c-di-GMP-I riboswitch aptamer, 84 nucleotides, folded computationally. It was read from a public genome assembly, where an Rfam model found it. The coordinates come from a structure-prediction model, not an experiment, and the mean pLDDT is 84. Of the family's consensus pairs, 100% are formed in the model.
[in-house]
RNA sequence: UACCGAUAAAGGCAAACUUAUCGAAAGGUAAGGGCGCAAAACUAAAGGGCCUAAGGCGAUAAGCUAAGGCAGCCAGUAACCGAA
Numbered sequence: 001u002a003c004c005g006a007u008a009a010a011g012g013c014a015a016a017c018u019u020a021u022c023g024a025a026a027g028g029u030a031a032g033g034g035c036g037c038a039a040a041a042c043u044a045a046a047g048g049g050c051c052u053a054a055g056g057c058g059a060u061a062a063g064c065u066a067a068g069g070c071a072g073c074c075a076g077u078a079a080c081c082g083a084a
Stems, first nucleotide, its partner, number of pairs: 004082002012037002017032006035072001041077003047074002049070003055065003
C1' cells in the first nucleotide's frame, strides 16, 4: 500500500412500526423505536436497476412517459480501527 474483518477498543448509523409534518404519489423531514449495518458515509446535474405518474400523450378509459424519488439493490468515490 492492497486485501481482509475479532464475541477487540473507541465512536457511529438506524429497518418495520407509531406520531407530527411536507408531497399528486413514490417518498422526504422531525421525534420515538431498533431489524440490522465495517462503509447502512457521499454520489440519483450525465453507469445499470427499481418505485411513483402530478403534468404531457391518449378518448375523459386502459396504457405510455421523469423533469419527481430510492444510495439499507448493484456500482463508483474518498474514510475509522487492527486480531487472525